[in-house]
RNA sequence: GCGCAUGUGGCGUAAUUGGCAGCCGCGUCAGACUUAGGAUCUGAUGCCUUCGGGCGUGGGGGUUCGAGUCCCUUCAUGCGCA
Numbered sequence: 001g002c003g004c005a006u007g008u009g010g011c012g013u014a015a016u017u018g019g020c021a022g023c024c025g026c027g028u029c030a031g032a033c034u035u036a037g038g039a040u041c042u043g044a045u046g047c048c049u050u051c052g053g054g055c056g057u058g059g060g061g062g063u064u065c066g067a068g069u070c071c072c073u074u075c076a077u078g079c080g081c082a
Stems, first nucleotide, its partner, number of pairs: 001081007010026003019065001027045006046055003058074005
């Protein structure tokens, strides 16, 4: 240099082939239980907000009524070829 793959919450992952982004697990926080801790159980857990809502899938742009998904470009990581 060329080709291929991957990139989604704090971390790991799902999203059925374009139709509510955040499923499931871990972690964290609060509570219950306990003398206390652990284990277990229950609930919560992206950001902003004038509380009406808005934004958010590596970055930017495009197609579409609608994009994590399709297209272009770019960045990062890995693999292969030279």

A computed fold for an 82-nucleotide RNA from a Muribaculaceae bacterium, annotated as transfer RNA.
Lineage of the source: Bacteria > Pseudomonadati > Bacteroidota > Bacteroidales > Muribaculaceae.
Rfam family: tRNA. Gene Ontology term of the family: triplet codon-amino acid adaptor activity.